[in-house]
RNA sequence: GGAUUUCUAGCUCAAUGGUAGAGCACCGGACUUUUAAUCCGAUGGUUCUGGGUUCGAAUCCCAGGAGAUCCA
Numbered sequence: 001g002g003a004u005u006u007c008u009a010g011c012u013c014a015a016u017g018g019u020a021g022a023g024c025a026c027c028g029g030a031c032u033u034u035u036a037a038u039c040c041g042a043u044g045g046u047u048c049u050g051g052g053u054u055c056g057a058a059u060c061c062c063a064g065g066a067g068a069u070c071c072a
Base pairs, nucleotide, nucleotide: 001071002070003069004068005067006066007065010024011023012022013021018055027041028040029039030038048064049063050062051061052060
């Protein structure tokens, strides 16, 4: 320098172009003599950034940024 690929909650990951979710973690409660485990509930999002297409974009297109792999 080139090619491919990824970026979504604190972490790991989902999500046919049509209201962004789950598990774990954290917080509260139940249970327990207490802790752990278990159960219930709540909180938490500028979907990497900026544009475009569309009635409507996490999703499609373009540019940029960061990471990974491969080639040189």

A computed fold for a 72-nucleotide RNA from an Actinomycetota bacterium, annotated as transfer RNA. It matches the Rfam family "tRNA". Rfam classes the family as a transfer RNA. The RNAcentral record of the sequence draws on ENA. The coordinates come from a structure-prediction model, not an experiment, and the mean pLDDT is 80. NCBI's taxonomy places the organism under Bacteria, Bacillati, Actinomycetota.